[in-house]
Large-subunit ribosomal RNA, domain II from Chloroflexi bacterium GWB2_54_36, 682 nucleotides, folded computationally. The coordinates come from a structure-prediction model, not an experiment, and the mean pLDDT is 85. It matches the Rfam family "Bacterial large subunit ribosomal RNA". The sequence was found in a public genome assembly.
Context: one part of a larger RNA
RNA sequence: GCCUGCGAGUUAAUCUUUGUGGCGAGGUUAAGGGAGUAACACCCGGAGCCGUAGCGAAAGCGAGUCUGAAUAGGGCGUUCAGUCGCAAGGAUUAGACCCGAAACUGGGUGAGCUACCCAUGACCAGGGUGAAGCGAGUUUAACCGCUCGUGGAGGCCCGAACCUACUAAUGUUGCAAAAUUAGGGGAUGAGUUGUGGGUAGGGGUGAUAUGCCAAACGAACCCAGAGAUAGCUGGUUCUCCCCGAAAUAGCUUUAGGGCUAGCGCCAUGCGUUCAGUACCGGAGGUAGAGCACUGAAUGGACUAGGGGGCUUAGAGCUUACCAACUCCAAUCAAACUCCGAAUGCCGGUACUCCAGAGCAUGGUAGUCGGACUACGGGUGAUGAGAUUCGUGGUCAAAAGGGAAACAGCCCAGAUCAUCGGCUAAGGUCCCAAAAUUCAAGCUGAGUGGGAAACGAUGUGGGGUUACUUGAACAACCAGGAGGUUGGCUUAGAAGCAGCCACCCUUUAAAGAGUGCGUAAUAGCUCACUGGUCUAGUGAUCCUGCGCGGAAAACUUAACGGGGCUAAGCUUGAUACCGAAGCCAUGGGCUUCAGCGUAAGCUGGAGCGGUAGGGGAGCGUUCUAUCUGCAGUGAAGGUCGACCGUAAGGACGGCUGGAGCGGAUAGAAGUGAGAAUGCAGGC
Numbered sequence: 001g002c003c004u005g006c007g008a009g010u011u012a013a014u015c016u017u018u019g020u021g022g023c024g025a026g027g028u029u030a031a032g033g034g035a036g037u038a039a040c041a042c043c044c045g046g047a048g049c050c051g052u053a054g055c056g057a058a059a060g061c062g063a064g065u066c067u068g069a070a071u072a073g074g075g076c077g078u079u080c081a082g083u084c085g086c087a088a089g090g091a092u093u094a095g096a097c098c099c100g101a102a103a104c105u106g107g108g109u110g111a112g113c114u115a116c117c118c119a120u121g122a123c124c125a126g127g128g129u130g131a132a133g134c135g136a137g138u139u140u141a142a143c144c145g146c147u148c149g150u151g152g153a154g155g156c157c158c159g160a161a162c163c164u165a166c167u168a169a170u171g172u173u174g175c176a177a178a179a180u181u182a183g184g185g186g187a188u189g190a191g192u193u194g195u196g197g198g199u200a201g202g203g204g205u206g207a208u209a210u211g212c213c214a215a216a217c218g219a220a221c222c223c224a225g226a227g228a229u230a231g232c233u234g235g236u237u238c239u240c241c242c243c244g245a246a247a248u249a250g251c252u253u254u255a256g257g258g259c260u261a262g263c264g265c266c267a268u269g270c271g272u273u274c275a276g277u278a279c280c281g282g283a284g285g286u287a288g289a290g291c292a293c294u295g296a297a298u299g300g301a302c303u304a305g306g307g308g309g310c311u312u313a314g315a316g317c318u319u320a321c322c323a324a325c326u327c328c329a330a331u332c333a334a335a336c337u338c339c340g341a342a343u344g345c346c347g348g349u350a351c352u353c354c355a356g357a358g359c360a361u362g363g364u365a366g367u368c369g370g371a372c373u374a375c376g377g378g379u380g381a382u383g384a385g386a387u388u389c390g391u392g393g394u395c396a397a398a399a400g401g402g403a404a405a406c407a408g409c410c411c412a413g414a415u416c417a418u419c420g421g422c423u424a425a426g427g428u429c430c431c432a433a434a435a436u437u438c439a440a441g442c443u444g445a446g447u448g449g450g451a452a453a454c455g456a457u458g459u460g461g462g463g464u465u466a467c468u469u470g471a472a473c474a475a476c477c478a479g480g481a482g483g484u485u486g487g488c489u490u491a492g493a494a495g496c497a498g499c500c501a502c503c504c505u506u507u508a509a510a511g512a513g514u515g516c517g518u519a520a521u522a523g524c525u526c527a528c529u530g531g532u533c534u535a536g537u538g539a540u541c542c543u544g545c546g547c548g549g550a551a552a553a554c555u556u557a558a559c560g561g562g563g564c565u566a567a568g569c570u571u572g573a574u575a576c577c578g579a580a581g582c583c584a585u586g587g588g589c590u591u592c593a594g595c596g597u598a599a600g601c602u603g604g605a606g607c608g609g610u611a612g613g614g615g616a617g618c619g620u621u622c623u624a625u626c627u628g629c630a631g632u633g634a635a636g637g638u639c640g641a642c643c644g645u646a647a648g649g650a651c652g653g654c655u656g657g658a659g660c661g662g663a664u665a666g667a668a669g670u671g672a673g674a675a676u677g678c679a680g681g682c
Stems, first nucleotide, its partner, number of pairs: 001682006011094013026050003032044003054061002064076004097235002100232001104225006115199009124189001126158003129154001133150006162186003166183005201217001203213003210219001238617006248261005262367002264364007273357001275352008288339001289337002294333003298329004303323001305322002307319004370395010400411003415587004420583003426577003429562003435574001437573006448564001454548002458545010475532005481505003486500003511526001515524002588607008618671001620668010636655005642649002
């Protein structure tokens, strides 16, 4: 891992609701007893309980009573049948659907592992160093000292056994639940080790590592309380039919849990009350707008006040300063409003409408983690697949078609069948169903088929304006002069470093000079003018489609692909394709209405679905009654093209070799794929 088997809402008591049955102003027995045949059943037993009257704290009174001074008012009553079984839903108490802790408590078992201690034993090759003491010599007045011997100290040195565990590799389903190999450390000591004994879990022991106390110790192990508790995780077994949520509010030592409300289902009652639309009547201060208030804020005018300067120190004068009020012009506001919609909301009337509308009562759930999208806001960076509200949608709990693929986008809500039809979104060259359709434009970038500020004689459309046959724009030919090198400055300054001025003359025209250039001149050129040529040439604004801006990591990879100059874009038109939508034909089920005693018939509407509610069934084991089958072959197994809407049920062959069905009713250890489920097999 697979297969087979086992494996989870049970039982008891009490309360409550529904269904059904007995009796009924009553209903019912409990313990216990009797007879009997084991049980069920039968006969006694009325104690007790519920109901038939309530009110009051009570005395008490009573269809009333309590409060009260009250005959007032008010509260609760006075109308409405109960009770005992059986079955089902729910609640409570019990382990209470099942499995699962870490832990807590009690009583015991452990120091044959290991920690420390006690008693008694054992062990440490070999080599080195050479303390004290002592002796001799020497020295001294004497001590001290020096030298040579002797001596054999030491948590001394080197290094086996022994002990250890610092490093590395191997090993990592190992040789081994801690080892091996190669090195390392200690090796007469706080050494190592044998045997016997001691200390026990709220404890011991500990040269403290929270270490060790029998291979897992921040509190051992075993058994018991015990089915501890688990607002947590996982699992929870047959079928079909009808309906169908929530992820919100308030409170919560509450936030992944609860309770009540909201939303679901079922039953009963009311019956259009619901909803939509139209009209009528209302409340409102949002969007927008505005500046009348409250504030913000710009320019100007006017002018108090302040600052600066002058000043006879009394006053006064003055200003490129600041600036109130007032006026003019132009603005801004969630917490401004002289104004003010559209929607939405409330009420009334009418019409439409039968839909799983509305309302009420009772019973009973689930839900309290939501997601994205569109619009209106807040927070944030007018960031986020961010977060938090409001309104709608979809998903959740929704399949189908489109968006290449793609819960939340677009279209559309799957009862079943059909080799029938029409459409939606989206499409119609091929992959790939349907137009290589029609008409008019645009784009040349593969733009289409990713991106901004910004940049650009791309190109189409529209407007304004200037010049132009009195010849424009561009090009070519020619001129572009004189006073003068203007004055100043400067080493120099001659149109052209800089400052000032910017005149006059000759002219068709020519600046006291547009740019390059020189040390300064020179030189080239422009403005300006004539000629040649000939018809448009410039500037600017709005707009359509394009261009650049444009760099990323596995592989072309920013059209799904091929490929496309339309098979791209804009506008218009006509066909067609296209879904589980709609229609057609047939079947099933639910519900409502009509008809019918009934069976049923006709007509209308409906049948996606998670949590969840309701209804109807299938099958398994056993029991009772009735009725059957079986060695001429039961159950079980296996194969098969049969029947039923499903769970399921027959029949036949083979196998098997002794029991097993059907109908009705009852009772449950009643249905397996999941629980890192349990046991066995492979």